Parts: sequence; C1' cells; structure tokens
RNA sequence: CGGACGCCUCCGCCUAAUCCGGCCUGGCCGGAGCCGGGGACCCACCAACCUUUGGGGUGAAUCGGUCCGAACGGGCGUCCGCACGGACGUCCGUCGCGACUGGAGGGCAGCCUUCCGAAGCCCUAACCCGACAGCUAACCCGGUAGGCGGUCCACGGAAGGAGCG
Repeated sequence: CGGACGCCUCCGCCUAAUCCGGCCUGGCCGGAGCCGGGGACCCACCAACCUUUGGGGUGAAUCGGUCCGAACGGGCGUCCGCACGGACGUCCGUCGCGACUGGAGGGCAGCCUUCCGAAGCCCUAACCCGACAGCUAACCCGGUAGGCGGUCCACGGAAGGAGCG
C1' cells in the first nucleotide's frame, strides 16, 4: 500500500414488515401506521361453467418451446421358446430433475412521491388452508418477519410536495 473476513455506527435495497408507549425490562403487553383473510343487499354464478383432473390463499414468482437424462404407461418391429413372461430398437404421452430460451409479471439511493421515455443489470421463489371461501357495507380474525448491499457513485423530462435562503 492492497485484498479478504468479523464487529459497531451510518447510509441504502427487496418486503406490509415501521414508529411510539408501558411493565414484573435480553423479554412481555398495548397503541398508531401499513398489510392480509373471512364476511350482506346488488351484481356475478345458478342452464353453456365449476364441483378427484379437488378447491382456495399469501406472493412479481406465471404460460410455453427445444434438448438431455431417468422412471412409468401405450403402439410398432425383431429376438428368446407356441403361450405366459422377458430382452433390444423406435415412436407417442405423463412425470419430476437438469440445461438453454421466448412471452406475461416484478426490482434496481442522490430531497420525497407519482407519471413518461431510454439504457443496462437482476428476480421469476417459497409457503399456507384442509373439503371449504365470488364480489361484499357493517362486523369478525390475523401479520408487522426475513434477506442483502456500501454508493468517491449519479440517464433525461414533467407535476405536486418538502427543505433551504
């Protein structure tokens, strides 16, 4: 001097997941804000549609295409030994896994929010209810977790705010 890792503070990102108060204070309880679910009339459904091919919810996380590999089912051909059964090859379908890729969808600090346009980089999961739910005022019931980054950087325009002078 440079790099990596760990801790604290600060700043920022995804997300509803932030803030305040009290107490018997390493936690518990309550409130505000934000978020989700259930739940009338009307409408929708009710007959054409759905109801085991179950259905539904949170969430951006869905609809495909090609290839490879494995399992299952079916068809065809050949072989073993007529049949049963089995083996090989090939085609189709299903399935979960893997790779690539297209459309829909979502995200990305320079005061804040929203809108319009441009560029690039990413995500496209996971879980829950438990036979059951359309919308839905009143009403009822819940959630407020987790993960990540460091910015000495910065795309442009518009509107409304905030702040400073």

Predicted 3D model of a 165-nucleotide RNA (c-di-AMP riboswitch aptamer (ydaO/yuaA leader)).
Of the family's consensus pairs, 92% are formed in the model.